Source information: Predicted 3D model of a 72-nucleotide RNA (transfer RNA) from an uncultured Coriobacteriaceae bacterium. The prediction has a mean pLDDT of 83. Rfam family: tRNA. It is annotated as a transfer RNA. From the family's description: Transfer RNA (tRNA) molecules are approximately 80 nucleotides in length.
[in-house]
C1' cells in the first nucleotide's frame, strides 16, 4: 500500500434504530467475637473522534485514530 476485525464503566465483555446493561471489581449496611462467603442498597459511561443518513443514531454510511491477523 491493500483487505478483514476489534474500539461500550477500572477489567472481560452484551446489546445491531426509540429504556446504556451484566459478571467481576469499588462503596455502605446487614450478618460474624472477627474475616471470609452470603444478602440488600449505592456510586462510576460525551457506547474511540468527526461528519452524514433519520422524527429519533452505541447500533446504518463515510473519513480519521489505535489496536490485531492476512496479502504485497
Nucleotide at each position: 500500500g491493500g483487505g478483514c476485525g476489534a474500539u461500550u464503566g477500572g477489567c472481560u465483555c452484551a446489546g445491531g434504530g426509540g429504556g446504556a446493561g451484566a459478571g467481576c471489581g469499588c462503596c455502605g449496611c446487614c450478618u460474624u467475637c472477627a474475616c471470609a462467603c452470603g444478602g440488600c442498597g449505592g456510586a462510576g459511561g460525551u457506547c474511540g473522534c468527526u461528519g452524514g443518513u433519520u422524527c429519533g443514531a452505541a447500533a446504518c454510511c463515510a473519513g480519521c485514530a489505535u489496536c490485531g491477523c492476512c496479502c504485497a